[in-house]
């Protein structure tokens, strides 16, 4: 170099039973108010609006998306995540997002605390502090384990 493996609540994809979202937004009427309000975040721009916007308050009616996810299926063990920087789709223009490409970090998982993010102390993420749990090294040993360090560009095995 090649090829096959290991770590487990392992890591993506598709599916999406269901529970949130919500008696919430929007629509309708009443009232109150008295000039804004909408169109995904901003600009431009279009539309409504004293024939009465917004905002509140009561009534009717009344959703859906993203997110979570049980079940199935599928890829595969830097799998995959972030972060930067570039690209590439997209805008009337900027962000935002999205697609690949590159450096950097991070062995899985999992508690907690604090920040982003979210309707949400569900989920994600990022750092700080613990815990269990592979894998190699170096010591120690009673060969049973310990004990301390390291990282996946690792590890065992086999051509």
């Nucleotide at each position: 170099g090649g090829u096959a493996g290991a770590g487990g609540u392992g890591c993506g994809g598709c599916u999406g039973c269901g529970a949130u979202g919500a008696g919430u937004a929007a629509c309708a009427g009443u009232g109150c108010g008295g000039a804004g309000a909408a169109c995904g975040a901003c600009c431009c721009g279009u539309u409504c609006a004293g024939c009465g916007a917004a905002a509140c308050a009561c009534u009717g009616c009344a959703a859906a998306a993203g997110g979570c996810a049980a079940u199935g299926c599928u890829g595969c063990c830097g799998a995959g995540a972030u972060a930067c920087g570039g690209u590439c789709u997209g805008u009337g223009g900027u962000a935002a997002a999205u697609u690949c490409c590159g450096u950097a970090u991070c062995g899985g998982c999992u508690g907690u605390a604090u920040g982003u993010u979210u309707a949400a102390c569900a989920g994600a993420u990022a750092u700080g502090c613990g815990g269990c749990u592979g894998u190699c090294a170096u010591c120690a040993u009673a060969u049973g384990u310990g004990a301390u360090g390291g990282a996946g560009a690792g590890c065992u095995a086999u051509c």